[in-house]
RNA sequence: GUUGAAAAAGGCAAACUUACCGAAAGGUAAGGACGCAAAGCCGUGAGUCUAAGGCACUUAUGUGCUAUGAUUGUCAGGCUGCCAAUU
Numbered sequence: 001g002u003u004g005a006a007a008a009a010g011g012c013a014a015a016c017u018u019a020c021c022g023a024a025a026g027g028u029a030a031g032g033a034c035g036c037a038a039a040g041c042c043g044u045g046a047g048u049c050u051a052a053g054g055c056a057c058u059u060a061u062g063u064g065c066u067a068u069g070a071u072u073g074u075c076a077g078g079c080u081g082c083c084a085a086u087u
C1' cells in the first nucleotide's frame, strides 16, 4: 500500500424491558444480544420518520401540507482508527 475469506486481542449493541427527557419521531442511562470490520466521528447530499409551531380547510371534533425536529444500525460523501492476511 491492498484486502476483510478465515481467525481474533479488544470494541460496539438490534428487538424487548425499566427509568428519565421530548408534542412526536426519537434520545440518554441500565439490563439485554439481532447483528456489525468502521454499528468510531460529522445531518454535507439523497432517502425515510415525525408535525410542536406555521399555513390552508373545517360549525366543531378534526383533516391536509410544511423541518427549522429526528435517523450515520438506509445509502452516498468527508475525517480518523484496531486486528488479521498479503505485498
Stems, first nucleotide, its partner, number of pairs: 001086004011036002016031006034073001040079003044076003047071003053066005
c-di-GMP-I-GGC riboswitch aptamer from a Clostridiales bacterium, 87 nucleotides, folded computationally. Taxonomically the source falls in Eubacteriales (Bacteria, Bacillati, Bacillota, Clostridia). Of the family's consensus pairs, 91% are formed in the model. Rfam family: c-di-GMP-I-GGC riboswitch aptamer. Rfam links the family to the GO term cyclic-di-GMP binding.